[in-house]
The prediction has a mean pLDDT of 85. This is a predicted structure of a 73-nucleotide RNA (transfer RNA) from a Candidatus Micrarchaeota archaeon. Lineage of the source: Archaea > Nanobdellati > Microcaldota. The sequence was found in a public genome assembly.
RNA sequence: GGGGCUAUGUGCUAACCUGGUAUGCUUCCGCGUUCGGGACGCGGCGGUCUGGGUUCAAAUCCCGGUAGCCCCA
Numbered sequence: 001g002g003g004g005c006u007a008u009g010u011g012c013u014a015a016c017c018u019g020g021u022a023u024g025c026u027u028c029c030g031c032g033u034u035c036g037g038g039a040c041g042c043g044g045c046g047g048u049c050u051g052g053g054u055u056c057a058a059a060u061c062c063c064g065g066u067a068g069c070c071c072c073a
Stems, first nucleotide, its partner, number of pairs: 001072007011025002020056001028044005049065005
C1' cells in the first nucleotide's frame, strides 16, 4: 500500500441478506416469598461505533470516518 471480517443496554446476544414498535439472558433497582439470606417469581431502568445520503420509514440499503482482528505485499 491492497483486500476481508467485526462494532447493538453493565457484560453477552437475536434481528441485518429480504427496511416497518430492537429479542432474550445477565448486572443494577423495587416488590413478593423467608425469622433473615440465598434460590425462585413479578415489575422497572438502560442500547443499534460515528458523520452524511436514500426513503413515508434505516440496526438493516449506499458513501465517508474511527476502532479491533485476519490475510496479501